[in-house]
RNA sequence: UCAGUCGGCUGGGCGGCCGCGGCGCAUAUCGCGUCGAGGAAAGUCCGGGCUCCACGGAGACACGGUGCCGGUUAACGGCCGGCGGGGGCGACCCCAGGGAAAGUGCCACAGAGAAGAGACCGCUUCGGCUCACGCCGCAGCAAGGGUGAAAAGGUGCGGUAAGAGCGCACCGCGCUUUCGGUAACGAAAGCGGCACGGCAAACCCCACCGGGAGCAAAGCCGAAUAGGAAUGGCAGCGGGAGAAAUCCCGCGAUCCGUCUUCGGAUUCGCUAUUCGGGUUGGCUGCUUGAGGCGGCGCGCAAGCGCCGUCCCAGAGGAAUGGCCGCCGCGCGGGAGCAAUCCCGCCUUACAGAACCCGGCUUACAGGCCGGCUGAUGCU
Numbered sequence: 001u002c003a004g005u006c007g008g009c010u011g012g013g014c015g016g017c018c019g020c021g022g023c024g025c026a027u028a029u030c031g032c033g034u035c036g037a038g039g040a041a042a043g044u045c046c047g048g049g050c051u052c053c054a055c056g057g058a059g060a061c062a063c064g065g066u067g068c069c070g071g072u073u074a075a076c077g078g079c080c081g082g083c084g085g086g087g088g089c090g091a092c093c094c095c096a097g098g099g100a101a102a103g104u105g106c107c108a109c110a111g112a113g114a115a116g117a118g119a120c121c122g123c124u125u126c127g128g129c130u131c132a133c134g135c136c137g138c139a140g141c142a143a144g145g146g147u148g149a150a151a152a153g154g155u156g157c158g159g160u161a162a163g164a165g166c167g168c169a170c171c172g173c174g175c176u177u178u179c180g181g182u183a184a185c186g187a188a189a190g191c192g193g194c195a196c197g198g199c200a201a202a203c204c205c206c207a208c209c210g211g212g213a214g215c216a217a218a219g220c221c222g223a224a225u226a227g228g229a230a231u232g233g234c235a236g237c238g239g240g241a242g243a244a245a246u247c248c249c250g251c252g253a254u255c256c257g258u259c260u261u262c263g264g265a266u267u268c269g270c271u272a273u274u275c276g277g278g279u280u281g282g283c284u285g286c287u288u289g290a291g292g293c294g295g296c297g298c299g300c301a302a303g304c305g306c307c308g309u310c311c312c313a314g315a316g317g318a319a320u321g322g323c324c325g326c327c328g329c330g331c332g333g334g335a336g337c338a339a340u341c342c343c344g345c346c347u348u349a350c351a352g353a354a355c356c357c358g359g360c361u362u363a364c365a366g367g368c369c370g371g372c373u374g375a376u377g378c379u
Stems, first nucleotide, its partner, number of pairs: 001375010012327007020036006038350001042361002045359005050214004055263007063210005068082005083097001084095004098205002103203002105199003120145002122141003126137004153171006172194001173192008218284004228275007236251006252267004291310008330345006
């Protein structure tokens, strides 16, 4: 200097005039102060906080989710670190990463043969025929070639009629032991010629986790109507106290996706469907949080602890805006050897809170910073 890879920041500022919303102060004034859209507010893919629901505990089954090990967190399918596999010269990137010897299923076409899977071309001994080249038959082979995404472990040597883990060496695979590591796993040694390949983002097996709905949740106040009509279901029994209302006990029934069990709740007016009528008002929920910023300490890191400091939107059909001037970044044009000067453009990127938070995913014009890797050149 060029190329690559990983991470971070920004994506406007100042002033004037006018106009909005919250909060505070003031007010018979129409004023003052202060605050006011994001890194993704988006998608609604996960996880929660919160609210409500008569269901809750334990076990089993069904259904759904996750899937190497460890750590972190309120939790997660997130994040961090590591292991294994794959890609890359490398920095680094990717993995829907448990089990194929529990069972079932699939591998089109091509090919002889696709998993208790094989003889198309071929190679060889022997026998027969032919002048020869060669041809035929019995038997042996799966090493070579071909087909395919994938072909009965790989390379080499020996051996054989020709071959083959047939034997041997190394690698691969399986089992055992030792060492290192919290573990996933790694290394070494020994034994074994060695089980029939791949796919589980195929069914399945194994381990762990799991109520439902959602701020249009849910409460309060006010007002009004028709305490409406039709159909169906359940509407329980016994005993005791009491003047009655009512209360207590026992049995039965109902209540969870299903079943068992332990407890609980309800059981004289309730419930399901359809038709019809009224209210479409106001307030709360509503912003102080698993919060932001700074410092110190622990930790490889994610993160955790302590101390200090700050309050940084809360609308309610939905505020945070409009205009002007200047500056900044950048772009276009002109002049100049250059420094530099002049003119024009400049909310021009993706995009707007709606109960809140932790993630993931997707979108993003332009600009800036840093780490690491490779190549080349100079010193």